[in-house]
């Protein structure tokens, strides 16, 4: 210097002019039982999208609903160990596969319970299989080397097909061959050891070896799950229409009693009151939270506490914008119950470890 790699961060700042949502203090106008309520958006101050707000793929909290207890059926997870509120997330660690290496990548129980399937190609795809090849007989022909065969057995070493072809290498053996044998390496088995909480490691011991592959195919084993979502859910409540209550008081209609002007009872209706449901809008929920930061402890970390400090959007047709100014602003993209997380998108920029190659000292 070049090529990697693994992690942390920023994703705009600064001035003007107009402007939007929201607290809080005064204003100013209305009602007020004098407590205070409403409403203007006038003044002054502070707040004012993300790193992902996205996708809603997981896991929770909060609401309401339903729920003896076990089981079935349905879904999800699945190598150990830890961390969390919990997860399918995260840390570390084993294994196993990829890199020369920093590293990186795994849905990573089970396939000697069962059952299915393995396409094409190939002679055979799972009770293994002779198409070429080798090799013995045999029959014929020889130039005596062999050679050919619509023939009879051997053989899985070679050679083809395949994603797999029934341990691999070398070596004996054999007619020719094979774990037939043997040594290495693999594999199985083992309540045999060492080390580790463990997964699993090294070793020892026994076994010619038996048991393709496939379980995001059914299936077995562990374990883990109620269901619907802030349009949850609760509260206040006009008008109008219906419902219940009082019957006190006023009008009207008629009946009936008494008096014969008008009065009194009762009963219907209308108004008036009162009560409940609910809609229309209004309010909570909804912004102080498994918060954020900074430091101290405890861990390898994930993460946990301890002390300190700071308030950090809260709309509802729904704001956070437009324009100027230097050489100048630009990628994905925007809240809507909220937290964890995973994924996916993204112009530019920065810092830190660490690897390999090449050069100089």
């Nucleotide at each position: 210097c070049g090529a990697g790699g693994g992690g942390a961060g920023c994703g705009a700042a600064g001035g003007g002019u107009c402007g939007c949502g929201g607290g809080c203090c005064g204003g100013c106008g209305c009602c007020g039982u004098c407590a205070g309520g409403c409403g203007c958006g006038c003044g002054g101050u502070c707040c004012g999208a993300g790193g992902a707000a996205a996708g809603u793929c997981c896991g929770a909290g909060c609401u309401c609903c339903g729920c003896a207890g076990g089981g079935c059926a349905g879904g999800g997870u699945g190598c150990c160990g830890g961390g969390u509120a919990a997860c399918g997330c995260c840390c570390g660690g084993g294994c196993g596969g990829c890199g020369c290496g920093a590293g990186c990548c795994g849905a990573c129980g089970g396939a000697a319970a069962g059952u299915g399937c393995c396409a094409c190609a190939g002679a055979a795809a799972a009770c293994a299989g002779a198409c070429c090849g080798c090799c013995g007989g045999u029959g014929c022909c020889u130039u005596c080397g062999g050679g050919c065969g619509u023939c009879c057995g051997g053989u899985a070493a070679g050679g083809g097909u395949g994603a797999a072809a029934a341990g691999g290498u070398g070596g004996g053996g054999u007619a020719a061959g094979a774990g037939c044998c043997c040594a290495c390496c693999g594999c199985c088995c083992g309540a045999g050891c060492u080390g580790g909480u463990g997964a699993c490691u090294g070793c020892c011991g026994g076994g010619g070896c038996a048991c393709g592959g496939u379980a995001a195919a059914c299936c077995c084993c562990a374990c883990c799950c109620g269901g619907a979502g802030c349009a949850a859910g609760g509260c206040c409540a006009a008008g109008c229409a219906g419902g219940g209550g009082a019957g006190a008081g006023u009008g009207g209609u008629g009946g009936c009693c008494c008096g014969c002007c008008g009065c009194g009872u009762g009963a219907c209706c209308a108004u008036c009151c009162c009560c409940g449901g609910g809609u229309a809008g209004g309010c909570c929920g909804c912004a102080c939270g498994a918060g954020g930061c900074g430091u101290c402890g405890g861990g390898c970390a994930a993460c946990c506490g301890g002390c300190g400090u700071c308030c950090c959007a809260g709309a509802u047709a729904a704001a956070u914008g437009a324009c100027c100014c230097a050489a100048u602003a630009a990628a994905c993209a925007g809240a809507a119950c909220u937290c964890g997380g995973c994924u996916u998108a993204c112009g530019g920029c920065u810092c830190c470890c660490c690897u390999c190659g090449c050069g100089g000292u």
Predicted 3D model of a 361-nucleotide RNA (Bacterial RNase P class A) from Candidatus Kutchimonas denitrificans. Model confidence (mean pLDDT): 77 of 100. Taxonomically the source falls in Candidatus Kutchimonas (Bacteria, Gemmatimonadota, Gemmatimonadia, Candidatus Palauibacterales).